[in-house]
RNA sequence: GCCCACGUAGUGUAGAGGUCAAGCAUCUCGGGCCUUCACCCCGAUGACCAGGGUUCGAGUCCCUGCGUGGGCA
Repeated sequence: GCCCACGUAGUGUAGAGGUCAAGCAUCUCGGGCCUUCACCCCGAUGACCAGGGUUCGAGUCCCUGCGUGGGCA
């Protein structure tokens, strides 16, 4: 330099055009339980890499950039 894949809560992930002002697990915090801690139960906080385009509607499709990983030279 060229090609491919990926980018969503602190962490790991689901999603595949509308029923999603985004779900699950874990972490953290509060409460319950317990003599206490742990476990368990209930609840709360917290995310779509950036910009543009298509569309009535984009986390999802397209383009560019950035980042990560891999391949070739």
A computed fold for a 73-nucleotide RNA from a Promethearchaeota archaeon, annotated as transfer RNA. The coordinates come from a structure-prediction model, not an experiment, and the mean pLDDT is 82. Its Rfam family is "tRNA". It is annotated as a transfer RNA. Rfam links the family to the GO term triplet codon-amino acid adaptor activity.